[in-house]
């Protein structure tokens, strides 16, 4: 300077109630199991304070990691 957002990989770009992909549980199918396809839980947005009607997104301080 840069990153930090689910259990891992990362999106989230003019501030508007947070989302894919692997993975996990269940169903379908199978003699049984893998593959497919449907579905579901799962997140105090690294801490704190500020700004706003409203913050992952602005501002700041720490922290960690490159």
């Nucleotide at each position: 300077g840069g990153a930090a957002u689910a259990g891992c990989u990362c999106a989230g770009u003019u501030g508007g109630u947070a989302g894919a992909g692997c993975a996990u549980u269940g169903g379908u199918c199978u003699c049984c199991a893998a593959a497919a396809c449907c579905a579901a839980g799962g997140g105090u947005c690294g801490u704190g304070a500020g700004u706003u009607c409203g913050a992952g997104u602005c501002u700041u301080a720490c922290u960690u990691c490159c």
Molecule: transfer RNA
Organism: bovine gut metagenome